This is a predicted structure of a 102-nucleotide RNA (Glycine riboswitch aptamer) from Gallionella sp. NCBI's taxonomy places the organism under Bacteria, Pseudomonadota, Betaproteobacteria, Nitrosomonadales, Gallionella. Its Rfam family is "Glycine riboswitch aptamer". Rfam's curators write: This family represents the bacterial glycine riboswitch.
[in-house]
RNA sequence: UUUAGACCAAUAGGAGAGCGUGUCAGUCCGCAUUCAUUUGCAGCUACACCGCCGAAGGCGCAACACCCGUAACCGCUCAGGCAAAGGAACUAUUGGCGCAGG
Numbered sequence: 001u002u003u004a005g006a007c008c009a010a011u012a013g014g015a016g017a018g019c020g021u022g023u024c025a026g027u028c029c030g031c032a033u034u035c036a037u038u039u040g041c042a043g044c045u046a047c048a049c050c051g052c053c054g055a056a057g058g059c060g061c062a063a064c065a066c067c068c069g070u071a072a073c074c075g076c077u078c079a080g081g082c083a084a085a086g087g088a089a090c091u092a093u094u095g096g097c098g099c100a101g102g
Base pairs, nucleotide, nucleotide: 001102002101007096008095009094010093011092012091013090018050020049021048022047023046025045026044027043030041031040032039051082052081053080057078058076059075060074064069
């Protein structure tokens, strides 16, 4: 000086699975109703129950390997998730950093 890989940031893309059921509840005061703050329905939260997903994270293992060890988009499903939103492994582009190597 250049710079793979790795790491970080920004932008774009980015799958799957019930907007499940129940409750004496709480909230909401949205719609209808009532003489009535009366009753019913809906939304949100909490709790309980059943089913399901796999691409945050986590765990497990083959080949390889003297031993130690070691991978995944595979498996598990603790966590997370199952309308939208959000998140999302991974991919591309741009920038940064900069080990090995030249």